RNA sequence: ACAACGGAGAGUUUGAUCCUGGCUCAGGACGAACGCUGGCGGCGUGCUUAACACAUGCAAGUCAAGGAGAAAGUUCCUUUCGGGGAAUGAUUAAACUGGCGCACGGGUGAGUAAUAUAUAAGCAAUCUACCCUUAGGUUCGGAAUAACGUCGAGAAAUCGGCGCUAAUACCGUAUGAUGCAGCGGCAUCGCAUGAUGAUGUUGUUAAAGUUCUUGAAACGCCUAUGGAUGAGCUUGUAUUUGAUUAGCUAGUUGGUGAGGUAACGGCUCACCAAGGCUGCGAUCAAUAGCUGGUCUGAGAGGAUGAUCAGCCACAUUGGAACUGAGACACGGUCCAGACUCCUACGGGAGGCAGCAGUGAGGAAUAUUGGGCAAUGGGCGAAAGCCUGACCCAGCAACGCCGCGUGAAGGAUGAAUGUCGUAAGAUUGUAAACUUCUUUUGGAGGGGAUGAAAAAACAGGUUUGAAGCCUGAAUUGACGGUACCCUCAGAAUAAGCCCCGGCUAACUACGUGCCAGCAGCCGCGGUAAUACGUAGGGGGCAAGCGUUGUCCGGAUUUACUGGGUGUAAAGGGCGCGUAGGCGGAUUUGUAAGUCAGAGGUGAAAUCCUGCAGCUCAACUGUAGAACUGCCUUUGAUACUACAAGUCUUGAGUUCGGAAGAGAGAGGCGGAAUUCCAGGUGUAGUGGUGAAAUACGUAGAUAUCUGGAAGAACACCAGAGGCGAAGGCGGUCUCUUGGUCCGUUACUGACGCUGAGGCGCGAAAGCGUGGGGAGCAAACAGGAUUAGAUACCCUGGUAGUCCACGCCGUAAACGAUGAAUACUAGGUGUUGGGUUUUUAACUCAGUGCCGCAGCAAACGCAUUAAGUAUUCCACCUGGGGAGUACGAUCGCAAGGUUGAAACUCAAAGGAAUUGACGGGGGCCCGCACAAGCAGUGGAGCAUGUGGUUUAAUUCGAUGCAACGCGAAGAACCUUACCUAGGCUUGAAAUGUAGUGGACAGACUGUGAAAGCAGUUUUCUCUUCGGAGUCGCUAUACAGGUGCUGCAUGGCUGUCGUCAGCUCGUGCCGUGAGGUGUUGGGUUAAGUCCCGCAACGAGCGCAACCCCUACUAUUAGUUGCCAUCAGGUUAUGCUGGGCACUCUAAUGGGACUGCCUACGCAAGUAGUGAGGAAGGUGGGGAUGACGUCAAGUCAGCAUGGCCCUUACGCCUAGGGCUACACACGUGCUACAAUGGAUACUACAAAGGGUUGCCAAGCCGCGAGGUGGAGCUAAUCCUCUAAAAGUAUCCCCAGUUCGGAUUGGAGUCUGAAACUCGACUCCAUGAAGCCGGAAUUGCUAGUAAUCGUAUAUCAGAACGAUACGGUGAAUACGUUCCCGGGCCUUGUACACACCGCCCGUCAAGCCAUGGAAGCCGGGAGUACCCGAAGUCAGUGACCUAACCGCAAGGAAGGAGCUGCCUAAGGUAAAACUGGUAACUGGGGCUAAGUCGUAACAAGGUAGCCGUACCGGAAGGUGCGGCUGGAUCACCUCCUUU
Repeated sequence: ACAACGGAGAGUUUGAUCCUGGCUCAGGACGAACGCUGGCGGCGUGCUUAACACAUGCAAGUCAAGGAGAAAGUUCCUUUCGGGGAAUGAUUAAACUGGCGCACGGGUGAGUAAUAUAUAAGCAAUCUACCCUUAGGUUCGGAAUAACGUCGAGAAAUCGGCGCUAAUACCGUAUGAUGCAGCGGCAUCGCAUGAUGAUGUUGUUAAAGUUCUUGAAACGCCUAUGGAUGAGCUUGUAUUUGAUUAGCUAGUUGGUGAGGUAACGGCUCACCAAGGCUGCGAUCAAUAGCUGGUCUGAGAGGAUGAUCAGCCACAUUGGAACUGAGACACGGUCCAGACUCCUACGGGAGGCAGCAGUGAGGAAUAUUGGGCAAUGGGCGAAAGCCUGACCCAGCAACGCCGCGUGAAGGAUGAAUGUCGUAAGAUUGUAAACUUCUUUUGGAGGGGAUGAAAAAACAGGUUUGAAGCCUGAAUUGACGGUACCCUCAGAAUAAGCCCCGGCUAACUACGUGCCAGCAGCCGCGGUAAUACGUAGGGGGCAAGCGUUGUCCGGAUUUACUGGGUGUAAAGGGCGCGUAGGCGGAUUUGUAAGUCAGAGGUGAAAUCCUGCAGCUCAACUGUAGAACUGCCUUUGAUACUACAAGUCUUGAGUUCGGAAGAGAGAGGCGGAAUUCCAGGUGUAGUGGUGAAAUACGUAGAUAUCUGGAAGAACACCAGAGGCGAAGGCGGUCUCUUGGUCCGUUACUGACGCUGAGGCGCGAAAGCGUGGGGAGCAAACAGGAUUAGAUACCCUGGUAGUCCACGCCGUAAACGAUGAAUACUAGGUGUUGGGUUUUUAACUCAGUGCCGCAGCAAACGCAUUAAGUAUUCCACCUGGGGAGUACGAUCGCAAGGUUGAAACUCAAAGGAAUUGACGGGGGCCCGCACAAGCAGUGGAGCAUGUGGUUUAAUUCGAUGCAACGCGAAGAACCUUACCUAGGCUUGAAAUGUAGUGGACAGACUGUGAAAGCAGUUUUCUCUUCGGAGUCGCUAUACAGGUGCUGCAUGGCUGUCGUCAGCUCGUGCCGUGAGGUGUUGGGUUAAGUCCCGCAACGAGCGCAACCCCUACUAUUAGUUGCCAUCAGGUUAUGCUGGGCACUCUAAUGGGACUGCCUACGCAAGUAGUGAGGAAGGUGGGGAUGACGUCAAGUCAGCAUGGCCCUUACGCCUAGGGCUACACACGUGCUACAAUGGAUACUACAAAGGGUUGCCAAGCCGCGAGGUGGAGCUAAUCCUCUAAAAGUAUCCCCAGUUCGGAUUGGAGUCUGAAACUCGACUCCAUGAAGCCGGAAUUGCUAGUAAUCGUAUAUCAGAACGAUACGGUGAAUACGUUCCCGGGCCUUGUACACACCGCCCGUCAAGCCAUGGAAGCCGGGAGUACCCGAAGUCAGUGACCUAACCGCAAGGAAGGAGCUGCCUAAGGUAAAACUGGUAACUGGGGCUAAGUCGUAACAAGGUAGCCGUACCGGAAGGUGCGGCUGGAUCACCUCCUUU
């Protein structure tokens, strides 16, 4: 010292974002329980469940009132020694009469939603024992009775008869008032009835004694007064949930009278009246003791009502009264019920929700303890007695608080454990070790406070035994406890949970969607920081976790402090009742409101200060606070109320105006169908295409006439009207509302509107009409796998009218009504005004847009802005707008409207992608235009399948399939069979050993191998070293698994033009912009524009080949000129001009011209040039996608095998063969075949090689050996082409498969299983279905040549050249791709998502014939105890009376009421149930594909019909529909 001390979030919906929204977590608390663990002390707390049942003990007694009156023991006397007597004990114990207490204290929370509680009032409507104050009194008598004695009944409990006795027990009487009652008047006051106080008069009512210190005594008693205390009654306000409880009530509401009570009162009764309560929630049902407080919270609140304190209720269940001051009485009485116990069966006893304790129930809650020492209570004069109240102790970590389990030093950073990259790291100053301390525990010793009063005793004062003062003495359950001192000794003392994120804390091993974890999200399918264990770490600590409950976080019920266009949420619309709210101004009142004062708000608790236990918890004391209620005094701005006034809100009058506003009745034309007739002939109709259907019995078409019903083209519009639904030809009648202008009038008459009433599209229902067209259902035809559909042909309800129902829609602007305010611009409708121009103004109706708002989209004077008022509605998704109930309806159904259970999401807006049987633009041998093919045949080759001992493995849409494999007879080889080896076929290290090893030989064997024989090291500094073998040990080895653990490499989209970044800007954000747009390009190529400016990877260019050329060089190449030579040839000399070779340069850039264009650029039979617009070809492959391919090319983590899954060997297999597919070759012939002759290449290769000439062979080839390590030699005759002849359209002189025979070559070896040659044979095939491939120029097609691999083995692959076309109008369509845009319920991204029936399992739930309960009520029957009333012929001590008798009382009986019980019929509520309905959740089931894209028939809403199912169709409505076109409007130029 005036006021404050106070508010945190996170995870989870998505590819990502913002929002909405739920779920979950972190905090605090507890009368707790459970798991693991456990040293000490203090202070607290401890049946929350069965108001279940209780053994045993204790929890309420006490007393100078009264009468009677023991025993043990002690002492004395006596004695027959058995005993007897007396005194004391004894003013006694126990029992009885009587007084006071037992109504307090203690327990529990069943009932109770108001006879309760809290708070504040009232009693003028009351009582109060004991206590205090004041005044007065306490007279005289009487009759009984218990105890006791005696007799009796009974098992007992207990009871009865007779007899005796006392009182402060009982009765009568005197006196008596200020008491009480009746009758009077007076004063004062008040709140209506009235209250208080004097006062007059009449009547009536009392008592008890006891004691001794004998007194004015003490304690009592009686009457009255006031007080205190306690209680009773009344009232206001507050006090849980449900309307799926809406009506309740007959003593009910009131009155009069009476009774009753302490007292008011329907509290009770008689009579009278018909009231009373209720939407501000009556009644009913469910739940519950209330409060101070406690927990939580920033607070407001929410939850709760243990311990402590106040009140209430209850005491085995129900009822009842008695006594008393007080009870309808926990440890009293009576009755009834249930239960338990005793019994002699006749009858009795009992009530722990007192303290302990027992059983039961339960997850769960203590000792059958000590003491009255303290505090308090009862009785008493007191001593004192009683007190399971209380004070203490015991048990329990149940809670709070405090202390300890040691402290300091200590690095060889010991050992162990764990990890490890093998270096080390960590455990860790931790330990050991050194020094020190001793709380706690142990031992010994001392040792409290709580006790001081009262009473009693003594003394003093005093009249006094009162009161006061003084003195001495006594009293402790706890307890020898707290506390203090001493001694020894680190000695006696640490656990629990967690370590993926939230949330502090990480590794190893085991396990392998198993076992398990989990609060939410979620972990676990072989490298788990998430399971289990270990090491390490983190947190708390004698505790730590888990479970349960409450508050918080949750602004997630929002008063503080929320929302409703699209997320959940505005009623379909109006009229209007109650209610809520309400214009300007004056005066008054003072209810709300504000201020002051007073009373109260118990104490404890909370908070603050101080203080006491060593601290703290705990406790004491003082203050503050208790935010409330009441009373009173003021204030009067606002609200309210009362009385006035006003005109702007609202309404009326007058004059104009527009209109598909409503109802009724007429009239009209076009069209459709039908009917009749005419003309006319074979089709019509319909569709994607068809068919059903109609038509030669004459349709369709066309003309004329007639009939019927329904709807009203154009005008027509963003237009108009209406509350909404809705309203459209025209005329007439009736009628509602609105707008504008203008005078006058009323004077707040207003706004909203729960219930209520009315209107309310379409469909549907009832009755009666009507019925042209259209058209659910239905029928037929198509389509289809099916087609209960979409399409077609028909067609009934219905659609129309009248009357009556229904009451719902995407009844939408998904936007309630009203009022006020807040920039503009531009159309349009109806008025006014104007010079009938522009403008202005009022009322509507649209669009754009600022501020502001919004999650965003968007809204924006017609608000979704800023404010106010009122109503309606929302609170996660599903279950479900379902069930039950109620109500409305003829029905269909409507309105109202849950729960169990289940999920962690469901949802809105926007973003980026992807996708679309969406759109636009563009490109590509994509289509088209062409050429040649494939698919048919035979063969080759690869694959699938099948087979097999094995047919090794991999590749599998494009992007596997003449692929890995540029070459399987053995080898390769990985597979199978068989035989062998085990430190191994190859590698490294260590240790031991040998002097070998190698070589040669023999046996066996298929070989490998095994067994054996023989010969026998090198260097040296003499230490040893090296090579090698053997043994042992580390290890080798694995084409074993995982390409979904990986590296590397590769394919593919795609040589497509894209993919990104920095800074800036925009957006809350994901993101966007840049990169889009207008042009252009092969190209994100370039230009222009632009909130973008730049940059990177890609494109292009740079590189290689090719086309032209220059220079240089000139052998092995070349030969123009010169010379020589040959049958001939660059053969030779010579030369380097040319060709060529191979190095360096040049050249091409839209550079020039014309046209177009702003530019970029495009076009041109342009020019020039070898080449012209990237000249042709190659290499080059962005960010990324496909868990694409490869562990068998290589490398590599992990796992697996280790006398085998390793290694060696022989043989076999990879070559199989009913079949299917891919890729090729050869053909089917005359643009050909055959024969003969004649030309022209390029690029490669060659010494284990290429191989010439010559000779032999029909040929493959053989022989031969020259030359060549190559511009030299060889391969090497290129072929198609050309010339000539034959063939003459046929299975051929096409075609060559197959088969037989004979050979050649390679190679150890051609059987399985090579290539080639010759002779013979001469298959299919005559141009290929559906479908499908390649190619745009030196290309396709066609023709040969070479090479790699390779001993041999290409129709394949790779390269080379020769000959050499056709076509492209063009981008509608198919496929792929790029950009922009749009929709989306997809994001594993359309191979997506997803709906419903059916089938199976599990779960909760509705209905249901019935069955079993429960509480409450109603009616009736019966009716205990008991009060009251009546009666009382029976009985009776007190009083009266001489007596008879009376007065008075009682038993008994009767009646009213009534508990329990019984009967009956309904209602409510719960459980259960054969059967049944839907719902939810489940593994990968079945059938379809309804929805999301135009979802392939746009979807959805309401309704009706139909269908296995999603669903389909009709009618009306909505956009929450894509796309195209048109119209209109807006913005910009």